Predicted 3D model of RNase P RNA and transfer RNA as a complex of 420 nucleotides. Rfam match: Bacterial RNase P class A. Its mean pLDDT, the model's own confidence on a scale to 100, is 78.

[in-house]
């Protein structure tokens, strides 16, 4: 200097004037008012209700290994295989010798099979035809074909023997473990489990329109189910244990307060740990509506476009809280910092 | 704000052990008719809502987006 690759942030500033939600109030004012994603509702939870409490079955989730973390399908650190010159990046990556299925179409054959072709053999009559029989090294087909490549060997073949690579297992060694070095063994069984399943772990269900509480209004003597057995946890069974109530229909009311924001919070320091993250000390409080507030105008700056322009004009992402938190994933103009490849070129 | 389902021809819908894309209406064209409807014969039209990923091989299995219906108090 060019190209790539990883990470982290920022994502308009200032001021004036009109306005809108909270809070506080001495009614004059004063304070606070959108994100990194508030988004999608994909996940884990908190929190609240089904009155509890355990089991088994079913059904769902998740899958290399060791950490975090209140938890997770999340984060970190590694093993493995792939991609890449690299730096790095991606991977639902246990199990296919437990079992069933599947592998259209092609081709003999897709898991137990011999079509050509190659050998041996019998029989008729030399060429050659028909039978048995052996054989997976050739051909054909196919995404995919029975470890691969050479040498031996053999009627022809084959790990049938042998060297060297791949895979399996046993052994030693190294690692908490995934795994990994060696070494002996001819051990060579086809692929799919984002297919049924198997194995290990986890998982009740329902969502702040959840739920309590005050007023309003009102049509139930409204049907049922049951009294020691039913029902009362929203798939089914059993056990405990608690209750006198549970279910279905039709009416009616649209008001308010709580739940609603101080919390697995946030900023800094310093300790432990490679890292995630944990612990200690100080210090800050940071939106809470309820048809739903965070807006509008004008100044200058600042960025980006058109323009020959220090004229003049247009523009300024994606998107907007609705009980809260940890994450993922998706949207995102334009900026900026820092590492680290790899190639050239200078000293 | 929160729960569910759906998306397949121009319109209504099928489509299951994952391997042919299809049915009925519409539509072009021929034929029947004097002409028209009917009716018959023969044809066009499909990015299976998008994008990725499993797998030899996806409308179908998995993630992730985009749109439309639905249900609460």
């Nucleotide at each position: 200097u060019a190209a790539g690759u990883g990470a982290a942030c920022c994502g308009g500033g200032c001021a004036a004037c009109c306005g809108c939600c909270c809070g506080c109030u001495g009614c004059g004012g004063c304070g606070g008012g959108a994100g990194g994603a508030a988004a999608g509702u994909c996940c884990g939870a908190g929190c609240u209700c089904c009155a509890c409490c355990g089991g088994g079955c079913a059904g769902g989730g998740u899958g290399c290994u060791g950490g975090g973390u209140a938890a997770c399908u999340c984060c970190c650190a590694g093993a493995a295989g792939u991609g890449g010159u690299a730096a790095c990046c991606c991977u639902a990556u246990g199990g296919a010798a437990a079992g069933u299925g599947c592998c259209a179409c092609a081709g003999a054959a897709a898991c137990a099979u011999a079509c050509c072709g190659c050998c041996c053999u019998g029989u008729g009559u030399u060429a050659u035809a028909c039978g048995g029989g052996g054989u997976a090294a050739g051909g054909u087909u196919g995404a995919a074909a029975u470890g691969g490549u050479g040498a031996g060997g053999u009627a022809a073949g084959a790990g049938c023997u042998c060297a060297c690579c791949a895979g399996c297992g046993g052994c030693c060694g190294g690692g908490u473990g995934a795994c990994u070095g060696g070494u002996c063994g001819g051990c060579u069984g086809g692929g799919u489990a984002a297919a049924c399943c198997c194995c290990a772990c986890c998982c009740g269900g329902a969502g702040c329109a959840a739920g309590a509480c005050c007023g309003a209004a009102u049509a139930g003597a409204g049907g049922g189910a049951c009294a020691a057995a039913a029902g009362g946890a929203c798939g089914c069974c059993c056990g405990g244990a608690c209750u006198g109530u549970c279910c279905c229909c039709g009416g009616g009311u649209u008001g308010g307060u709580c739940g609603c924001u101080c919390g697995a919070u946030c900023c800094u320091g310093c300790c432990g740990g490679u890292a995630a993250c944990g612990g200690c000390a100080g210090g800050g409080c940071u939106a809470g509506a309820u048809a739903g507030a965070u807006g509008g105008u004008u100044g200058c700056c600042g960025c980006c476009c058109c323009g020959g322009a220090u004229a003049g004009g247009g523009g300024u992402a994606c998107a907007g809280a609705a009980c809260u938190c940890g994450g993922c994933u998706u949207a995102c103009a334009g900026g900026c910092u820092c590492g680290c490849u790899u190639a050239g070129c200078c000293c | 704000g929160g729960g569910g389902a759906u998306a397949u021809a121009g319109c209504u819908c099928a489509g299951u052990u994952g391997g042919g894309a299809g049915a009925g209406c519409g539509c072009u064209g021929c034929g029947u008719u004097c002409g028209c409807a009917u009716c018959g014969c023969a044809g066009a039209g499909g990015u299976c809502g998008g994008g990725g990923g499993u797998u030899c091989g996806a409308a179908u299995c998995c993630c992730c987006c985009u749109a439309u219906c639905u249900c609460c108090a």